[in-house]
RNA sequence: CGGGGCAUAGCUCAGCCUGGCAGAGUGCUCGGUUUGGGACCGAGAGGCCGUCAGUUCGAAUCUGACUGCCCCGA
Numbered sequence: 001c002g003g004g005g006c007a008u009a010g011c012u013c014a015g016c017c018u019g020g021c022a023g024a025g026u027g028c029u030c031g032g033u034u035u036g037g038g039a040c041c042g043a044g045a046g047g048c049c050g051u052c053a054g055u056u057c058g059a060a061u062c063u064g065a066c067u068g069c070c071c072c073g074a
Base pairs, nucleotide, nucleotide: 001073002072003071004070005069006068007067010026011025012024013023020057028044029043030042031041032040050066051065052064053063054062
């Protein structure tokens, strides 16, 4: 320098292809159970989906640029 992949809850990742109210596990908080803890059960909080624009009635999803990380080639 060229090509490709990834970016979503504290963490690990679905959802994107095919636009229509953002999810799971784990962790956290509260409650139940227990002498207490763990395990188990119930409830809850936690995100404007990497950034900025474009398209659209409507964008995590489509398009462009940029940023960060990883891989391949030179």
Notes:
The RNA shown here (transfer RNA) has 74 nucleotides and comes from a Chloroflexota bacterium. The source organism's lineage runs through Bacteria, Bacillati and Chloroflexota. The prediction has a mean pLDDT of 82. The RNAcentral record of the sequence draws on ENA.